Predicted 3D model of a 509-nucleotide part of an RNA (large-subunit ribosomal RNA, domain I) from a metagenome. It matches the Rfam family "Bacterial large subunit ribosomal RNA". Gene Ontology terms of the family: structural constituent of ribosome and ribosome.

Context: one part of a larger RNA
């Protein structure tokens, strides 16, 4: 030195497991903010380091309602001190308090500090005001006579934050055309503005074809069709059908008839925020434990699920099922003010009214499946510029015949898109190199000037019974001893591969 056999260290694959994830449906929410949000500094405890809560009233304070024995949040034990059937802790409601910073607003500023002013009180100190812009309303007011412009003042509004979804406003490139410029990616990405619980669109100057239909919006077909295209790549309808879903209406003015709607509030019911009743099993054997075996009962509108020392309808907490609010909220429906008159929201009638620098048109662009083409039809920068129901717009050049509609005001649910988010429920979805980046104090440690990048890490056992004493060592560590069903389950502790280092024997050399 190999090699076999055994037995060990080291390391942490693998089985099992789940405190977390991903994924859906269903319901609900769909906003918060100067009454200071979102998000954060700083603070708060007996003794307090991070979490959580909370705010000089600080792990809290006051009502009300639940509940019913114990309790003073977690990591996280112990000490100390309290509190609780005169009902504590807990749990919902509804106050109150809520330091500073942030839209941040009384000035500034390197956020979480710095420094002022007014007026007021219980006057060493505390409370309110003090930004900017809009609108309104008052009061003053200049070159300048009247005025305006500016000033002040008082109300009310607005700001800023959120996860897609919407509607406008500017608007790429890579890519594809096997290159590339028309063209396409795409009106996409990004950026700005503005709303909503959805948004936009919407009640024909629409479509059809000589039949007719009759608002918008989504859905399936028509259809990869008819076109559109360096007729290339590639782009791509519409009428009509079939579903969802349905809903129509005001405004300019007189008359003549008729008369009660919105908002506000109470009310009943109905559901949202705690909770409340809720069936029925014992032995025998194994076993550290019974939920397993055996044997004999039970109960079910409940035999979903989860604990429990192994697999429990009948232990435990749910489940079916029944029950329930003092407060808030939120629907739906009733009633009451509104309003008893000298008024009138509105309805029905009649007559009257029905949108001008606009329709159209020259040019230049842009949307329309249609890239100018024969190019209808919309939008409109620019220059023109019409009739006005005996009118005017369409019907894919254009004219005529017909046919259909009435632009140049306006509102309008529903079918449709989301998903920051709260409840309930499921998954031939993961199962700790998966599944979120994050199971565990993680957007943390760490990196980086910064914008930003971004880990790793889960398991003792049923209970800590977490190893008292004894020894050998300075001490890690380890023998005993005890604990437990196991201790090679001994705290980086469940099984514990492998690769890689030992130790005992046998053989080889």
């Nucleotide at each position: 030195u190999g090699u076999a056999u055994g037995u060990g260290g080291u390391g942490g694959a693998u089985g099992c497991c789940u405190u977390g994830g991903c994924g859906a449906u269903c319901a609900c929410a769909g906003g918060c903010g100067a009454u200071g949000a979102a998000g954060g500094a700083c603070g708060u405890g007996a003794c307090a380091g991070c979490c959580u809560g909370c705010g000089a009233a600080a792990a809290g304070c006051u009502g009300u309602g639940g509940g019913g024995a114990g309790u003073c949040g977690g990591c996280a034990a112990a000490u100390a001190g309290a509190c609780a059937u005169u009902g504590a802790u807990c749990c919902a409601c509804a106050g109150g308090u809520c330091u500073c910073c942030g839209a941040a607003u009384g000035a500034g500023g390197a956020a979480a500090c710095u420094c002022a002013c007014c007026u007021g009180u219980u006057u060493u100190a505390c409370a309110g005001g003090u930004a900017u812009u809009c609108a309104u309303a008052a009061c003053u007011g200049a070159a300048u006579a009247c005025a305006u412009a500016g000033g002040u003042u008082a109300u009310g509004a607005a700001g800023g934050c959120g996860a897609a979804c919407g509607c406008g406003g500017u608007g790429a490139a890579c890519u594809g055309a096997a290159a590339c410029a028309u063209c396409u990616a795409a009106g996409u990405a990004a950026c700005c503005g503005c709303a909503g619980g959805a948004a936009a669109a919407g009640a024909a100057a629409u479509c059809a074809a000589c039949c007719g239909a009759g608002a918008u919006u989504c859905c399936g077909a028509a259809a990869g069709u008819a076109g559109c295209g360096g007729c290339g790549a590639g782009c791509g309808a519409a009428a009509u059908c079939g579903g969802a879903g349905a809903a129509g209406c005001c405004c300019u003015g007189u008359g003549u008839u008729u008369g009660a709607u919105a908002a506000u509030g109470a009310c009943u019911u109905c559901g949202a925020u705690a909770c409340c009743g809720g069936a029925a099993c014992g032995a025998u054997c194994u076993g550290g434990a019974a939920a397993g075996u055996u044997c004999g009962g039970c109960u079910a509108u409940a035999g979903a699920g989860g604990g429990u020392g192994a697999c429990a309808g009948c232990c435990c907490c749910g489940u079916a099922c029944g029950g329930g609010a003092a407060a808030u909220c939120g629907a739906c429906g009733u009633c009451a003010u509104g309003g008893u008159a000298c008024u009138a929201a509105g309805a029905a009638c009649a007559c009257g009214a029905c949108a001008a620098g606009u329709a159209a048109g020259g040019c230049g662009g842009g949307a329309c499946a249609c890239g100018u083409g024969a190019c209808a039809u919309c939008c409109u920068g620019u220059c023109u510029g019409a009739a006005g129901a005996c009118g005017g717009g369409g019907g894919g050049a254009c004219c005529a015949u017909c046919c259909u509609c009435c632009a140049a005001g306006g509102c309008u649910a529903a079918a449709u898109a989301c998903u920051c988010g709260u409840g309930a429920u499921c998954g031939a979805c993961c199962g700790a190199u998966a599944g979120u980046g994050a199971a565990c104090c993680a957007g943390u440690a760490c990196u980086g000037u910064g914008a930003a990048g971004g880990a790793a890490a889960g398991g003792u056992a049923a209970a800590a019974a977490g190893a008292a004493c004894c020894c050998c060592g300075g001490g890690a560590g380890g023998g005993g001893a005890g604990u437990g069903a196991a201790a090679u389950a001994g705290a980086u502790c469940c099984u514990g591969a492998a690769a890689c280092c030992g130790c005992a024997u046998a053989c080889a050399u």